[in-house]
Context: one part of a larger RNA
RNA sequence: GAGUAGCGAUAAUGCCGGCGAGAAACCGGCACGCCGAAAGCCUAAGGUUUCCUGGGGAAGGGUAAUCCGCCCAGGGUUAGUCGGCCCCUAAGCCGAGGCCGAAAGGCGUAGGUGAUGGGAAACGGGUCAAUAUUCCCGUACCACCAGAUUGGUGUUUGAGUGAUGGGGGGACGCAGUAAGGCAGACCAUCCACCUGCUGGAAUAGGUGGUUCAAGCCUGUAGGGGGAGAUCCCAGGCAAAUCCGGGAUCUCAUUAACCCUGAGAGGUGAUGACGAGGUCUUUUAGGCCGCAAAGUGGUCGAUCCUCCACUGCCAAGAAAAGCCUCUAGCGAAUCAAUCUGGUGACCGUACCGCAAACCGACACAGGUAGGCGGGGAGAGAAUCCUCAGGCGCGU
Numbered sequence: 001g002a003g004u005a006g007c008g009a010u011a012a013u014g015c016c017g018g019c020g021a022g023a024a025a026c027c028g029g030c031a032c033g034c035c036g037a038a039a040g041c042c043u044a045a046g047g048u049u050u051c052c053u054g055g056g057g058a059a060g061g062g063u064a065a066u067c068c069g070c071c072c073a074g075g076g077u078u079a080g081u082c083g084g085c086c087c088c089u090a091a092g093c094c095g096a097g098g099c100c101g102a103a104a105g106g107c108g109u110a111g112g113u114g115a116u117g118g119g120a121a122a123c124g125g126g127u128c129a130a131u132a133u134u135c136c137c138g139u140a141c142c143a144c145c146a147g148a149u150u151g152g153u154g155u156u157u158g159a160g161u162g163a164u165g166g167g168g169g170g171a172c173g174c175a176g177u178a179a180g181g182c183a184g185a186c187c188a189u190c191c192a193c194c195u196g197c198u199g200g201a202a203u204a205g206g207u208g209g210u211u212c213a214a215g216c217c218u219g220u221a222g223g224g225g226g227a228g229a230u231c232c233c234a235g236g237c238a239a240a241u242c243c244g245g246g247a248u249c250u251c252a253u254u255a256a257c258c259c260u261g262a263g264a265g266g267u268g269a270u271g272a273c274g275a276g277g278u279c280u281u282u283u284a285g286g287c288c289g290c291a292a293a294g295u296g297g298u299c300g301a302u303c304c305u306c307c308a309c310u311g312c313c314a315a316g317a318a319a320a321g322c323c324u325c326u327a328g329c330g331a332a333u334c335a336a337u338c339u340g341g342u343g344a345c346c347g348u349a350c351c352g353c354a355a356a357c358c359g360a361c362a363c364a365g366g367u368a369g370g371c372g373g374g375g376a377g378a379g380a381a382u383c384c385u386c387a388g389g390c391g392c393g394u
Base pairs, nucleotide, nucleotide: 013031014030015029016028017027018026032391033390034389035388040371041370042369046351047350050349051075052074053073054072055071056070060068061067080141081140082347083346084345086119087118088117092113093112094111098107099106100105122139123138124137125136126135142343143342144341145340146339147338148337149336150335151334152333153332160329161328165325166324167323168322173312174311175310176309179305180304181303184299185298186297187296188295190209191208192207193206194205195204211272212271215267216266217265222260223259224258225257226251227250228249229248230247231246232245233244235243236242273294276288277287278286279285280284313316357366358365373385374384375383376382
């Protein structure tokens, strides 16, 4: 220079009370304002204790600070079912032998590795200051092991098991339409309480609530395939009763049968949840107290039935689990039901369109996915608003 520029979105603050040495900023209350396809909620990546409680007031905080994502101490993350690990494979990567190359090394078969994909199974309520599909309560389910009961079959005339092998399946594009639903929303009903013209009551008006899963039973709206039997066969690198091809017969052809399939109904639930009142030491908790009603209609999805149907051309993964077939193995074994047991390890706090991630900063930038209410509206635009969150640290 200069007590100058500036103090990082013009969403906005005001009052009362509290703590305190000290309060515009901390805490509580009441108003006002802002977001509301977000400035709310869940979650991936990333961060790595920032989470909760008690204490602190040097520094950090663009001012102050009794406050904090700061400092100190203590505490906090509970899983057969969520995700990983595990089984499986894609691109890619590695690569025994091998091929190539002065060397280093490059490529690549078998094989391995590798999720952003496929593969068993859990929901509702409650609870801590801080975790919960993990703890607790209630009700389930899956895989494997062992045993029991019942019913079969068999020991070479072979029950059963069973591939690193065969087959099926898994198994897949995009666009468009419709129907049936569910979520959700709105209105009414009912319940509780309040207001109240009036002498009193009722009508009336207002506020809040009117909720509930997986599983199990049932097998619907809808979608797909004709179904069954016997025999034959140079195919499926051996075999096959499986798949494929062929022949004959039976039933039937807006049918039957089989497969698939939301939702509803029943059960789960004699259960859970459930308004409010009152008190206190009021970020919160105790008590009344296990406590009322808990129904109907309308609208209605981008979600489910479902890539199901129809159409189209650019013609839309693989492998395993699973089912089946034999080769093989083979003496006890199979099925159903019940009972008992086992289910390890890792993640789980908190932020997550942000003051906690990437930007040197508590930075008007950037950051994948899901939910995303009401009024007006074609709409996820826009304006107002619920829940919820904030008033952007002078």
The prediction has a mean pLDDT of 82. This is a predicted structure of a 394-nucleotide part of an RNA (large-subunit ribosomal RNA, domain III) from a Dehalococcoidia bacterium. The organism belongs to Dehalococcoidia, within Bacteria.